This is a predicted structure of a 395-nucleotide RNA (Bacterial RNase P class A) from Citricoccus sp. I39-566. The gene name in the source record is rnpB. The coordinates come from a structure-prediction model, not an experiment, and the mean pLDDT is 76. Taxonomically the source falls in Citricoccus (Bacteria, Bacillati, Actinomycetota, Micrococcales).
[in-house]
RNA sequence: CAGGCUGGCGGACGGCCGCAGGGCGCCGGUGACGGCGCCGUGAGGAACGUCCGGGCUCCACAGGGCAGGAUGGUGGGUAACGCCCACUCGGGGUAACCCGCAGGACAGUGCCACAGAAAGCAGACCGCCUGGUCCGCGACGGUGUCCGCACCGCCGCGGCCCCGGUGAGGGUGAAAGGGUGGUGUAAGAGACCACCAGCGGUCCGGGUGACCGGAUCGGCUCGGUAAACCCCAUCCGGAGCAAGGCCGAACAGGAUGUGUUCGAGGGCUGCCCGCCCGAGCAUCCGGGUUGGCCGCUCGAGCCCGUCGGCAACGGCGGGCCUAGAUGGAUGGCCGUCGCUGGGAGGCGGGUGACCGCCCCCGGUACAGAACCCGGCGUACAAGCCAGCCUGUCCC
Numbered sequence: 001c002a003g004g005c006u007g008g009c010g011g012a013c014g015g016c017c018g019c020a021g022g023g024c025g026c027c028g029g030u031g032a033c034g035g036c037g038c039c040g041u042g043a044g045g046a047a048c049g050u051c052c053g054g055g056c057u058c059c060a061c062a063g064g065g066c067a068g069g070a071u072g073g074u075g076g077g078u079a080a081c082g083c084c085c086a087c088u089c090g091g092g093g094u095a096a097c098c099c100g101c102a103g104g105a106c107a108g109u110g111c112c113a114c115a116g117a118a119a120g121c122a123g124a125c126c127g128c129c130u131g132g133u134c135c136g137c138g139a140c141g142g143u144g145u146c147c148g149c150a151c152c153g154c155c156g157c158g159g160c161c162c163c164g165g166u167g168a169g170g171g172u173g174a175a176a177g178g179g180u181g182g183u184g185u186a187a188g189a190g191a192c193c194a195c196c197a198g199c200g201g202u203c204c205g206g207g208u209g210a211c212c213g214g215a216u217c218g219g220c221u222c223g224g225u226a227a228a229c230c231c232c233a234u235c236c237g238g239a240g241c242a243a244g245g246c247c248g249a250a251c252a253g254g255a256u257g258u259g260u261u262c263g264a265g266g267g268c269u270g271c272c273c274g275c276c277c278g279a280g281c282a283u284c285c286g287g288g289u290u291g292g293c294c295g296c297u298c299g300a301g302c303c304c305g306u307c308g309g310c311a312a313c314g315g316c317g318g319g320c321c322u323a324g325a326u327g328g329a330u331g332g333c334c335g336u337c338g339c340u341g342g343g344a345g346g347c348g349g350g351u352g353a354c355c356g357c358c359c360c361c362g363g364u365a366c367a368g369a370a371c372c373c374g375g376c377g378u379a380c381a382a383g384c385c386a387g388c389c390u391g392u393c394c395c
Stems, first nucleotide, its partner, number of pairs: 001391009011337007019042002022039007044366001048377002051375005056240004063273004068236005073087005088102001089100004103231002108229002110225003125170002127166003131162002134159005140153005178196006197221001199218008244294004253285006265277004301320008338364006345358005
């Protein structure tokens, strides 16, 4: 200097004008309230997406069954979680470090594309090997002979084909039912043996546990897929601040159908049984309103110290108060600075890689509360800071 990993930060100061909602004072008003002045306050690390989990509010809370959803190593943290921490196992990276969609495939069912001969009670395409018919060549023996050779028998080698054997070798594939070496065999093969890997049983040791280490035995090795159905374990009532409550204002009813113990409709908020309430209900036409207040921000709150814990986090003590709009405020302009991109511009430092300062032209992101919290995910000036890892160049 470059690349990377982890954690954090994400503009500062001043002036002028404005907006929102508080407090105080004055003025106006019977009052609600309005106007003016002064003072202090006013977005974020993600306020975002609304994907999880809770608080809060209302509804429902005899019972049984079915269905549905979510989660999935172990131990802990928490109000709770699908979050966080630590560990185990597996994986990636040279490393710092990071990732895991991490229960079950001897309960059952399904699927395994393409390629390949064969892909799920596996499978002979090439190759290798035994055997057989036929053909060719060669050696030996016998017979015949016109001495050139012909025929027969047997053996060996080679070739086409056929019946078989073989999963060692080739080739295909993500995967071909352990690996290496030997014994063995016609050729071979866990067929057998040794070692190694893996699986399972038993035992010993360590750990709260997931799990780890070791010994021994076994068949020698019966694939993968559950983000396929499914099985197992655990958890789950519904709706949401337009929740919900209060005050005020306005209005006009009508038609049709159905029902009042022969019961509509409603509740148990997915469904069924069952139980309970029960006189209205459904559709259409017509009429009125479009105001205010509470909920609302003090809360699993923030900061500092200390103690416990590896940590997440918790206990104790002290301090602080920090937006509440409702067509929805938090903005605009100017100046100075910071940071940063570009410049065959200038000056300086260093042996050098390179660095510093000045000047000129640019940039300064992503995005904005709406009941409140805890998380996750995503965006972000190719921005800034700190620690760590790797590499290049120079001396």